Model confidence (mean pLDDT): 82 of 100. This is a predicted structure of a 72-nucleotide RNA (transfer RNA) from Emticicia sp. CRIBPO. NCBI's taxonomy places the organism under Bacteria, Pseudomonadati, Cytophagales, Leadbetterellaceae, Emticicia. Its Rfam family is "tRNA". Rfam's curators write: Transfer RNA (tRNA) molecules are approximately 80 nucleotides in length. Gene Ontology term of the family: triplet codon-amino acid adaptor activity. Rfam classes the family as a transfer RNA.
RNA sequence: GGCCUCGUAGUUUAAUGGAUAGAACGAAGGUUUCCGGUACCUUUGGUAGGGGUUCGAUUCCCUUCGAGGCCG
Repeated sequence: GGCCUCGUAGUUUAAUGGAUAGAACGAAGGUUUCCGGUACCUUUGGUAGGGGUUCGAUUCCCUUCGAGGCCG
């Protein structure tokens, strides 16, 4: 330098064009307990940036950034 794959919550991930982006773990609060843990309830928080296509984009296209891999 060329090509390929990937980027979603603090972490692991689901959603393959459709309505309020869902779950688990975590964190905070509450009930319970002498305290802690367990259990139950509630809350919390996310699509890497920009542009385009479309009635509608996490999804499709372009570009930038970042991570990984292959070739030279």